Transfer RNA from a Minisyncoccota bacterium, 71 nucleotides, folded computationally. The organism belongs to Minisyncoccota, within Bacteria. Model confidence (mean pLDDT): 82 of 100.
[in-house]
Order: sequence, then structure tokens, then C1' cells
RNA sequence: CGGGCUGUGGUGUAAUGGCAGCACAGAUCCUUCGGGAGGAUCCGGAGUGGGUUCAAAUCCCACCAGCCCGA
Repeated sequence: CGGGCUGUGGUGUAAUGGCAGCACAGAUCCUUCGGGAGGAUCCGGAGUGGGUUCAAAUCCCACCAGCCCGA
């Protein structure tokens, strides 16, 4: 320098154009003599900027970051 892949709560991971879920973690409560285990409720997220569309996590472009391949 060229090409490819990936980017979603604190962590991991879904959704293939139409309400962003799940698990763990965290908070409160219940249960216990206490702890653990268990149960109920809650908190918290789209890398950045544009475009297409009635509607974008999803499609397109650029950039940023990480990984891989080539030179």
C1' cells in the first nucleotide's frame, strides 16, 4: 500500500428491512439463625458521519478501531 472479516448494555451472544432479545454480572426485595443455592422485580446497549427507504442493528458509501491474508 491492496484485499477480506468483525464492531450490539459491564462481559459474552442473537435478530437477514417493521417493538433491540437472551445468559452471566449489578441493584432492591422474598426465602434462611446466617451464608450459599433458589424465586420476584429493576437497571443498563447499536463504533462515527452521511445516503437509500414510509420504515435501517440489518442495505450502500466514507472514516475510525481490531483481527487475518498478500505485497
Its Rfam family is "tRNA". Its family is annotated with triplet codon-amino acid adaptor activity in the Gene Ontology. Rfam describes the family as follows. Transfer RNA (tRNA) molecules are approximately 80 nucleotides in length.